Predicted 3D model of RNase P RNA and transfer RNA as a complex of 516 nucleotides.
RNA sequence: GGAGCGGGUCGGACGGUCGCCGGCGGGAUUCCCCGCCGGAGGAAGGUCCGGACUCCAUCGGGCAGGGUGCUGGUCAACGGCCAGGCGCAGCAAGUCGAAAGACCCAAGGCGACGGAAAGUGGCACAGAGAACAGACCGCCGAUGGCGAACCCCGAGGGCGGCGGGCCGGUGAAAGCCGGUCGGCACUCCCGGGGUCUUCGCCAGGCAAGGGUGAAACGGUGAGGUAAGAGCUCACCGCGUUCGUGGCGACACGGACGGCACGCCAAACCCCACCCGGAGCAACACCGCAUAGGCACGCGUUCCGGCCGUCAGGCCGGGCAGGGCGGCCCGCCCGAGCGUGCGGGUAGGUGGCUAGAGCGCAGGAGCAAUCCUGCGCCCAGAGGAAUGACCGUCGGACCGGGCAACCGGUCGACAGAAUCCGGCCUACAGACCCGCUCCAACU
RNA sequence: GCGGGCGUCGUCUAAUGGUAAGACACUAGCUUCCCAAGCUCGGAACGUGGGUUCGAUUCCCAUCGCCCGCUCCA
Numbered sequence: 001g002g003a004g005c006g007g008g009u010c011g012g013a014c015g016g017u018c019g020c021c022g023g024c025g026g027g028a029u030u031c032c033c034c035g036c037c038g039g040a041g042g043a044a045g046g047u048c049c050g051g052a053c054u055c056c057a058u059c060g061g062g063c064a065g066g067g068u069g070c071u072g073g074u075c076a077a078c079g080g081c082c083a084g085g086c087g088c089a090g091c092a093a094g095u096c097g098a099a100a101g102a103c104c105c106a107a108g109g110c111g112a113c114g115g116a117a118a119g120u121g122g123c124a125c126a127g128a129g130a131a132c133a134g135a136c137c138g139c140c141g142a143u144g145g146c147g148a149a150c151c152c153c154g155a156g157g158g159c160g161g162c163g164g165g166c167c168g169g170u171g172a173a174a175g176c177c178g179g180u181c182g183g184c185a186c187u188c189c190c191g192g193g194g195u196c197u198u199c200g201c202c203a204g205g206c207a208a209g210g211g212u213g214a215a216a217c218g219g220u221g222a223g224g225u226a227a228g229a230g231c232u233c234a235c236c237g238c239g240u241u242c243g244u245g246g247c248g249a250c251a252c253g254g255a256c257g258g259c260a261c262g263c264c265a266a267a268c269c270c271c272a273c274c275c276g277g278a279g280c281a282a283c284a285c286c287g288c289a290u291a292g293g294c295a296c297g298c299g300u301u302c303c304g305g306c307c308g309u310c311a312g313g314c315c316g317g318g319c320a321g322g323g324c325g326g327c328c329c330g331c332c333c334g335a336g337c338g339u340g341c342g343g344g345u346a347g348g349u350g351g352c353u354a355g356a357g358c359g360c361a362g363g364a365g366c367a368a369u370c371c372u373g374c375g376c377c378c379a380g381a382g383g384a385a386u387g388a389c390c391g392u393c394g395g396a397c398c399g400g401g402c403a404a405c406c407g408g409u410c411g412a413c414a415g416a417a418u419c420c421g422g423c424c425u426a427c428a429g430a431c432c433c434g435c436u437c438c439a440a441c442u
Numbered sequence: 443g444c445g446g447g448c449g450u451c452g453u454c455u456a457a458u459g460g461u462a463a464g465a466c467a468c469u470a471g472c473u474u475c476c477c478a479a480g481c482u483c484g485g486a487a488c489g490u491g492g493g494u495u496c497g498a499u500u501c502c503c504a505u506c507g508c509c510c511g512c513u514c515c516a
Base pairs, nucleotide, nucleotide: 001438002437003436004435005434006433007432008431009430010429012393013392014391015390016389017388018387020039021038022037023036024035025034026033027032041413045424046423048422049421050420051419052418053279054278055277056276065275066274067273068272069271070084071083072082073081074080085113086111087110088109094103095102096101114270115269119268120267121264122263123262136210137209138206139205140204143203144202145201146200147199148198149197150194151193152192153191154190156188157187158186161184162183164181165180166179167178168177169176170175218236219235220234221233222232223231237259238257239256240255241254242253243252244251245250283350284349285348286347293341294340295339296338297337298336302317303316304315305314306313307312321333322332323331324330343515357376358375359374360373361372362371363370364369395410396409397408398407399406400405443512444511445510446509447508448507449506452466453465454464455463460496468484470482471481472480489505490504491503492502493501
């Protein structure tokens, strides 16, 4: 310098005018005025986790329910963070290659990463067989059986062939024709046997190869075999065990085992650990809102009439009490009224913002984080303030111009609600740092 | 602030981890003189993105959207 990754910070600046909320000071004393100071975020968001705080419950433990899940550390706590282990995928570089691609793979990325040899359950379709599996094609047919070829033996038959004996016919004879007898070769059938060889079928052996599938009961090579197979051997994988290193996850090495133990727990489940419940609409205080609760006192359920399915209703009179009114008289309403007590809602106040706080420096640690010192105060609203406009500068884009410059447009996501620590999600743009690889130079 | 539930054709509902089903609506055809009804066929969907799994509408996580409940006079 190039390339690739990872992380962090900021997210307009200054000024003016008019408003809003809070605090302090001053002036007025009735609700007002003046001055000064402060006034959204990295996510205030989603409400997904964890705490502080408050109330209720609580000896302790367990059940149910929920959560977490490699190891170590960190923290108030966590499902967060840091470091490490193991696994997975894989870009650049590198190696091989004509290429396609394969191998390897820095920094970096991803991993809900306890247990499948406790039990239950699932694995569609395809396929012979899907979990103490199975034999479709295929290989073999060693062993056993059947059949055939083949070989041997025995007995028998024969259309026809060869040569011969006898009889008959014919002929002078040679010969020819017919019949018969046994022989030879050939051939067929039957029976028995089989040492070697071959073939077919069956029983049987095998699981190497083909094929199915996401997955087929270790992989590669050699020996071995009838063919095969961890059947045997070497290496790799796996398991058990021992040793060494490491706090540990785990790594490395040795010995033994011929392979048992497929996958799924983001299926039930098992194991270990954690969790009491509710939430500032918690909670406390002030207070005669109204209405309602409880206690006590007073009053009504009295009289007459009528109706009625003996509950009750209607009319008139009376009655505690109430209303109008300064009081009496009077008029009206009339079955509830009065006093006291204790909760809650509406209302008001507190809780409420000085805190697991921020900045700087030093130290411990790889880091997360922690310790020490100094400095700082940084919104507190409550149906809910934090706003609007203007000017200058700066940024990005567009247009004009040789240029200086001029004109225009844009400026994200989003807004506190008891407070913190995280996670996740949204975000125009600007800046900074680190790691690895390659190349060159010193 | 604290909780609960739901997203599937245009609409309303189904589906045990294994080809997403039905009704109404829509399109085309048959039937009819025409329409309606009826019959036959067809098109059309798992909110989005990841993960687990051989395989996801279904299980898990995140996200987006929608709906509902919780403070009194009992």
Rfam match: Bacterial RNase P class A. Rfam describes the family as follows. Ribonuclease P (RNase P) is a ubiquitous endoribonuclease, found in archaea, bacteria and eukarya as well as chloroplasts and mitochondria.